[in-house]
RNA sequence: UGAGCUGGCCAAGCAGUCGCUGGCGGUAGGGCCUUGCGCCCCGCCGCGAGAGGAAAGUCCGGGCUCCACAGGACAGGGCGCCAGGUAACGCCUGGGAAGCGUGAGCUUACGGAAAGUGCAGCAGAGAGCAGACCGCCGCCGGCGUUGGGCCUCGGCCCGAGGGUCCGGCGGUAAGGGUGAAAGGGUGCGGUAAGAGCGCACCGCACGGGUGGUAACACCGCGUGGCUAGGCAAACCCCGCCCGGAGCAAGGCCAAAUAGGAACCCUAGGGUGUGAUCCGCACCGGGUUCGGGUAGGCCGCUUGAGACCUUCGGCGACGAAGGCCCUAGAUGAAUGACUGCUCGUCGGGCUUGCCCGAUGACAGAACCCGGCUUAUCGGCCAGCUCGCCCC
Numbered sequence: 001u002g003a004g005c006u007g008g009c010c011a012a013g014c015a016g017u018c019g020c021u022g023g024c025g026g027u028a029g030g031g032c033c034u035u036g037c038g039c040c041c042c043g044c045c046g047c048g049a050g051a052g053g054a055a056a057g058u059c060c061g062g063g064c065u066c067c068a069c070a071g072g073a074c075a076g077g078g079c080g081c082c083a084g085g086u087a088a089c090g091c092c093u094g095g096g097a098a099g100c101g102u103g104a105g106c107u108u109a110c111g112g113a114a115a116g117u118g119c120a121g122c123a124g125a126g127a128g129c130a131g132a133c134c135g136c137c138g139c140c141g142g143c144g145u146u147g148g149g150c151c152u153c154g155g156c157c158c159g160a161g162g163g164u165c166c167g168g169c170g171g172u173a174a175g176g177g178u179g180a181a182a183g184g185g186u187g188c189g190g191u192a193a194g195a196g197c198g199c200a201c202c203g204c205a206c207g208g209g210u211g212g213u214a215a216c217a218c219c220g221c222g223u224g225g226c227u228a229g230g231c232a233a234a235c236c237c238c239g240c241c242c243g244g245a246g247c248a249a250g251g252c253c254a255a256a257u258a259g260g261a262a263c264c265c266u267a268g269g270g271u272g273u274g275a276u277c278c279g280c281a282c283c284g285g286g287u288u289c290g291g292g293u294a295g296g297c298c299g300c301u302u303g304a305g306a307c308c309u310u311c312g313g314c315g316a317c318g319a320a321g322g323c324c325c326u327a328g329a330u331g332a333a334u335g336a337c338u339g340c341u342c343g344u345c346g347g348g349c350u351u352g353c354c355c356g357a358u359g360a361c362a363g364a365a366c367c368c369g370g371c372u373u374a375u376c377g378g379c380c381a382g383c384u385c386g387c388c389c390c
Stems, first nucleotide, its partner, number of pairs: 001386010012341007020050002023047005029041004033036001052361001056372002059370005064246004076242005081095005096110001097108004111237002116235002118231002133176002135172008143163001145160006184202006203226001204224004208219004250298004260289006269283005305324001307322006342359008
């Protein structure tokens, strides 16, 4: 100096003005009664506070609340190398194995395929107690070549070698070919040709030993010629975990209207018809209580809390001490404007100034721990590789 890797952090900055939400203090007015340093409503003034690293997706795990529940099993679902962390987790940390990268590092649905069932397109001879298409080898027959014999000169018989030939029967998994995958690899021996058929080395399986909490690693150790291919993100088996619904949870106060219950009053009552009476028709009234709706209040933000220091631990994290209180809305506040600075873009020229535009993703709704996804730009620390110079 260029290209990267890992971890952490910020989320334009400062000032002013006017608003909004809720808190505290003071106060004008109003209401209520149990008349009090009372409570509530509505204004005003002052003080201090007011979105996030993801508030998002609602995908996991918990707290909290209500319901259900003797215990256990089945069903269903999830998780799955080992150890640890945690309230818990499918999260995190450390380690192992495998794969990728020159490297720093990164990635992994990483239990079981010698319990069973099942699956494997195309190609290929054969795809699972495997398979002979080509090739190689053996045997038989034919054809052809060649030697000898016989003869009626047409052929027949006996033998030999083994042919770029044909057919049949068999052997062979070395070689070719197909495929993602063809039942260990290399070499020597062996064989008709071959083959763990035998042997050496490598690999594999089982056992043993050593190290490690373990996963696992290592071994000049033993045994076995090797049986045991792949897929469990197919069924399945093994181990572990899981009751359901969710703040619209749940609790409290409580109108109007309608309906309900109890008690009391009423037939000498009310309404209509009718001038009125009789008559006829219809109808109750009051008080209290309880359930529920509108509405209001609580739940509601002090919590597995933030920050600092020390200690333990490789680390995730834990312990102790100190210190702080940091949104709580509900048709839902957290905004707008101005000035200066910063970044980006565009334009102008007098080339370091001016003008204009713009400021990533996004936005609480009971609360936490995670994961995932979105995100302009920038900062810090450690590390790797290349090039150059001393």
The prediction has a mean pLDDT of 77.
A computed fold for a 390-nucleotide RNA from an uncultured Pseudomonadales bacterium, annotated as Bacterial RNase P class A.
Rfam family: Bacterial RNase P class A. Rfam's curators write: Ribonuclease P (RNase P) is a ubiquitous endoribonuclease, found in archaea, bacteria and eukarya as well as chloroplasts and mitochondria. By type it is a ribozyme.